[in-house]
RNA sequence: AGAGUAGGCCAAACGAUCGCGCGUAUCCUCGGAUGCGUGAGGAAAGUCCGAGCUCCACAGGGCAGGGUGCUCCGUAACGCGGAGUCGCGGCAACGCGAAGGAUAGUGCCACAGAAAACAUACCGCCCUAUGACAAAACCUUACGGUCCUUGUCAUAGGGUAAGGGUGAAAAGGUGCGGUAAGAGCGUACCAGUUCUUCGGGCGACCGGAGAAGCUAGGUAAACCCCACUUGGAGCAAGACCGAAUAGGGAAGCGUUUGAGGAUUGCCCGUCCGAGCUUCCGGGUAGGUCGCAAGAGGUAUUGUGCAAACAAUAUCCCAAGAUGAAUGAUCGUUGUUCCGUGGAGGGUGACCAAUACGGAAAACAGAACUCGGCUUACGGCCUGCUCUGACA
Numbered sequence: 001a002g003a004g005u006a007g008g009c010c011a012a013a014c015g016a017u018c019g020c021g022c023g024u025a026u027c028c029u030c031g032g033a034u035g036c037g038u039g040a041g042g043a044a045a046g047u048c049c050g051a052g053c054u055c056c057a058c059a060g061g062g063c064a065g066g067g068u069g070c071u072c073c074g075u076a077a078c079g080c081g082g083a084g085u086c087g088c089g090g091c092a093a094c095g096c097g098a099a100g101g102a103u104a105g106u107g108c109c110a111c112a113g114a115a116a117a118c119a120u121a122c123c124g125c126c127c128u129a130u131g132a133c134a135a136a137a138c139c140u141u142a143c144g145g146u147c148c149u150u151g152u153c154a155u156a157g158g159g160u161a162a163g164g165g166u167g168a169a170a171a172g173g174u175g176c177g178g179u180a181a182g183a184g185c186g187u188a189c190c191a192g193u194u195c196u197u198c199g200g201g202c203g204a205c206c207g208g209a210g211a212a213g214c215u216a217g218g219u220a221a222a223c224c225c226c227a228c229u230u231g232g233a234g235c236a237a238g239a240c241c242g243a244a245u246a247g248g249g250a251a252g253c254g255u256u257u258g259a260g261g262a263u264u265g266c267c268c269g270u271c272c273g274a275g276c277u278u279c280c281g282g283g284u285a286g287g288u289c290g291c292a293a294g295a296g297g298u299a300u301u302g303u304g305c306a307a308a309c310a311a312u313a314u315c316c317c318a319a320g321a322u323g324a325a326u327g328a329u330c331g332u333u334g335u336u337c338c339g340u341g342g343a344g345g346g347u348g349a350c351c352a353a354u355a356c357g358g359a360a361a362a363c364a365g366a367a368c369u370c371g372g373c374u375u376a377c378g379g380c381c382u383g384c385u386c387u388g389a390c391a
Base pairs, nucleotide, nucleotide: 001387002386003385004384005383006382007381008380009379010378012333013332014331015330016329017328018327020039021038022037023036024035025034026033027032028031041363045374046373048372049371050370051369052368053234054233055232056231065230066229067228068227069226070084071083072082073081074080085099086097087096088095089094100225101224105223106222107219108218109217122164123163124160125159126158127157128156129155130154131153132152133151134150135149138145139144172190173189174188175187176186177185191215192214193212194211195210196209197208198207199206200205238289239288240287241286248280249279250278251277252276253275260272261271262270263269296315297314298313299312300311301310302309303308335360336359337358338357339356340355344351345350
């Protein structure tokens, strides 16, 4: 210098002007005005897990369905976190893993290949029978011949899983023996499995010794089996207050003895006329609460490898909207990058301050609240690993 890997921190600061929500004080024409205070995140996001809280359901037991699935620890709880084990990836730092069971059963395994699983037999190898051909071999003293023998080919029957070829994967590997040819068929060593046993670890598991030819393909985020676990709905939960209109219930009055209404300031009169008045309860619109102090933050000490827990102290701990506020502009400074320049540093490769000019600043927006996970995203810092260059 390059490449990588693990972790931490920040989410620009200050000022001015204008604007918005909430709280509060004052003023008045009761609706505003003015002043003051306060006002998003590391993910407020996805709504994927786990809880608090609320309502509904619930004697007890079982089935179905869902979830989880190495160990120990942490936690209110978790499918989360920490520390480990084993496996896999990486030269390494380090990362990843739903990581029980394939010897309960069922299914599936493209293409290729003979065969994809109670093995099979395409080529090859071997044996037997028959036939054809040949004669180095065989028979015959020989000529010669094909009975015997040998070789080649064909057909039929059988043996074989060593070798070839296919595949992601082919029924342990190598040597020797064995056999007609072969084969864990036998044996030695190696690998694995199961069992026994010793040692270490809380445990997952690790290490050692011995025995058995035991050698059994893969796949369970395929069905399934095993173990553990599991009510449902969500703040539009839910609680309270509550109009107008319509409708419900009760009581009273009234319907030839006329309630009530219209006309009207009132009475009479005239006209209409079967309902009228009061009370009760439910619901709707709307409003209030739920709703901001909590598994809270920070610091110190102690315990622990750590996650975390305990004790003590301290805190200026306060968004709370509901078509939904939390913003915009300007200035100064800071940060990073680029260019100019080169004080200075270094043996050197090279690095580089002040200064000047320019540019950039992401993802995103609370909606009952917490603990996690996941996803999106700008910058800075630190540890570690590998490689290269120069001295």
RNAcentral holds the sequence, with entries from ENA. A computed fold for a 391-nucleotide RNA from a Desulfobacteria bacterium, annotated as Bacterial RNase P class A. Its mean pLDDT, the model's own confidence on a scale to 100, is 77. Lineage of the source: Bacteria > Pseudomonadati > Thermodesulfobacteriota > Desulfobacteria. The model forms 95% of the base pairs in the Rfam consensus. The gene name in the source record is rnpB.